[in-house]
The part of an RNA shown here (small-subunit ribosomal RNA, 5' domain) has 520 nucleotides and comes from a metagenome. Its mean pLDDT, the model's own confidence on a scale to 100, is 85.
Context: one part of a larger RNA
RNA sequence: GAAUGAACGCUGGCGGCGUGCUUUACACAUGCAAGUCGAGCGAGGCGGCCCGCAAGGGUCAGUCGAGCGGCGAACGGGUGAGUAACGCGUGGAUUAUCUGCCCUGAGGUGGGGAACAACCAGGGGAAACUCUGGCUAAUACCGCAUGAUACCGUGAGGUCAAAGGGGGCUCGCAAGAGCUCUCGCCACAGGAGGAGUCCGCGUUCGAUUAGCUAGUUGGCAGGGUAAUGGCCUACCAAGGCGACGAUCGAUAGCCGGCCUGAGAGGGUGAUCGGCCACACUGGAACUGAGACACGGUCCAGACUCCUACGGGAGGCAGCAGUGGGGAAUUUUGCGCAAUGGGCUAACGCCUGACGCAGCAACGCCGCGUGGAGGAUGAAGGUCUUUGGAUUGUAAACUCCUGUCAGCGGGGAAAAAGCAACCGUACCUCAUACGUACGGAAGUUGAUUGUACCCGCAGAGGAAGCCCCGGCUAACUCUGUGCCAGCAGCCGCGGUAAUACAGAGGGGGCAAGCGUUAUUC
Numbered sequence: 001g002a003a004u005g006a007a008c009g010c011u012g013g014c015g016g017c018g019u020g021c022u023u024u025a026c027a028c029a030u031g032c033a034a035g036u037c038g039a040g041c042g043a044g045g046c047g048g049c050c051c052g053c054a055a056g057g058g059u060c061a062g063u064c065g066a067g068c069g070g071c072g073a074a075c076g077g078g079u080g081a082g083u084a085a086c087g088c089g090u091g092g093a094u095u096a097u098c099u100g101c102c103c104u105g106a107g108g109u110g111g112g113g114a115a116c117a118a119c120c121a122g123g124g125g126a127a128a129c130u131c132u133g134g135c136u137a138a139u140a141c142c143g144c145a146u147g148a149u150a151c152c153g154u155g156a157g158g159u160c161a162a163a164g165g166g167g168g169c170u171c172g173c174a175a176g177a178g179c180u181c182u183c184g185c186c187a188c189a190g191g192a193g194g195a196g197u198c199c200g201c202g203u204u205c206g207a208u209u210a211g212c213u214a215g216u217u218g219g220c221a222g223g224g225u226a227a228u229g230g231c232c233u234a235c236c237a238a239g240g241c242g243a244c245g246a247u248c249g250a251u252a253g254c255c256g257g258c259c260u261g262a263g264a265g266g267g268u269g270a271u272c273g274g275c276c277a278c279a280c281u282g283g284a285a286c287u288g289a290g291a292c293a294c295g296g297u298c299c300a301g302a303c304u305c306c307u308a309c310g311g312g313a314g315g316c317a318g319c320a321g322u323g324g325g326g327a328a329u330u331u332u333g334c335g336c337a338a339u340g341g342g343c344u345a346a347c348g349c350c351u352g353a354c355g356c357a358g359c360a361a362c363g364c365c366g367c368g369u370g371g372a373g374g375a376u377g378a379a380g381g382u383c384u385u386u387g388g389a390u391u392g393u394a395a396a397c398u399c400c401u402g403u404c405a406g407c408g409g410g411g412a413a414a415a416a417g418c419a420a421c422c423g424u425a426c427c428u429c430a431u432a433c434g435u436a437c438g439g440a441a442g443u444u445g446a447u448u449g450u451a452c453c454c455g456c457a458g459a460g461g462a463a464g465c466c467c468c469g470g471c472u473a474a475c476u477c478u479g480u481g482c483c484a485g486c487a488g489c490c491g492c493g494g495u496a497a498u499a500c501a502g503a504g505g506g507g508g509c510a511a512g513c514g515u516u517a518u519u520c
Base pairs, nucleotide, nucleotide: 001520002519003518004517006516007515008514009513010512013367014366015365016364017363018362019360020359021325026323027322028321030320031319032318035071036070037069040068041067044064045063046062047060048059049058050057051056078278079277080276087203088202089201090200091199092198093197094196097195098194099193102191103190104189105188107186108185109184110144112142113141119134120133121132122131123130124129150159151158152157164183165182166181167180168179169178170177171176204250205249206248211241212240213239216238217237218236219235221233222232223231253275254274255273256272257268258267259266260265280301281300282299283298284297303314304313305312306311331357333356334355335354339353340351341350342349343348370400371399372398373397380391381390382389383388404461406456407455408454409453410452414447417443418442421439422438423437424436425435426434464509465508466507467506468505469490470489471488475504476503477502478501479500485492486491
C1' cells in the first nucleotide's frame, strides 16, 4: 500500500446493488417449512331435484374431508462435527454394473380367485393408542392362460407378465356389446440424464512417532451384491507395507474460486457453483428405481415434557424467533405475481425453494449538504516587533439554481400464461370427443401507487473524523514542569515542549474517519 462475513471509538443526509452467528455440531417455547390425485376404489357429510303428511327413500352433477390405493416425500433447504481418505481435483476403466419419471422403436393388455382398511358391533386405556368379531371395493393382493426378448439346458425342453380409468358415436328396456380417441398397465430393445464400483497422478505438519500388520497378503471353493473384490466363510500357503517416511500423533471438509503480488509465489476456501459428509449421541435394517432416509421406523443412551404412576411424547446444523456463549451478526414480515419443484387429464393445490419487503454505513458504487458576484479586507478570535498579520471572498449583502429530502398529481415494465368462442389440420363411420396450430371477448402483480414523470415552495432539513518532531503532507501561543501524559519505530516531558493538554491556524480523507485483529 492492498484486502476483510470484521469488531471498537467519534460522527452520520439520500439512493442502487450486495452481504449479515467466523464463538457452543450449545439447549430450544410458538408458528410455518411436503404434499397431491375423486379421471384408481368403496362408504360418508353438505347441497340440488323427485316421491312422501312425516319418518324416510330414490336420483344427480357439484363440493368436503377420513380410509384403501398411486406418485412424491432420496429433490429442494441447512451445517462442516467427522474425514489426511479414491474424500476431493484431474484423466481413464466398467466384457464387473443398476436406473422411477422422460424420449424413440416394436409387441401385448385374455380369463379367474381370496382378502384387508374405512364402516358396524363389542372391549381395554388417563392419554398415546389398541384388541376381538362381522361386511365391502379397487390401477391393492394371488393364481391360471399366452411367451417375442431374456434366463437355465449340449439338446429335447423348461421358467418368468399385465389394470384399468375418462370422453364420443351406434345398438340395446337394462345389463352390456361394437367402433373410436385419450391417459394408463406389462414385457423387450435403444437413448438421454442420473448413480455405483475400480485405477494412474496430485492433495498439511511432526522422526523429540521407526518399525506396522493374523482376514493380515495371496490362492482355491463357496456365500453375498445391481456389480468386481477378504466384502464374508471354510481350507491352503506365508506373505503384505515401510527413511521415495509405513505406523502413530496433531490439524483440516475438498475444488472452481477469493485476497495479495509485476510475476513466480504466499495466504484463504464467507456469499455463488460442483463434489463429499452429517442430521440429539451410538447402532440397525425396512420400504423403494433410488435411503441405511434432517421434518420415516426399530433398539440403546443422555436430556426435556405429559401422566390417573400403569405408561407415553420429542429432536430448528429448514425459515423466522428465544435463552446461552461472545468483541460481534437481522423480522416470530408479504406473496406464490415471476423462476423452479411435487402431484394432477386439466383447472388447480402445496412450496420459509424462490421473488420481495424490514433491520444494520457491514461493504462497493453514485449523489447531495448549494452556485455566481461580493473589500471598508466589517465585527469577533488568534498572533504580534503594537506598525500590523491571519482567519478571509470566508461572512454579511446582492442575484440565481432546485439535485436529494418534503408536499400535491399522474403512473409503468416485470405477464409468459389461463381462457368462453371462432378457424384450419390430424384422428375417426363422424361436421362427436380429442390433439396440434392460428386468432380471440375476458382475466392473473406480493413487490406497489414502487420505479419513473410533472408541478409547488424555498438555501431552506443535511459534516465529520484523524493528524501537524522525523519517517510523513501540515506551526504558533498558553498551561504543565521526568508530574500529568504521549508513543507504530526512533523517542518526547526535569520552566522558553512545533512530540503532553487546550486554543488559533494548517494538512489529509470525507458520510465517513481513526484504532484493533488478520493476510499478502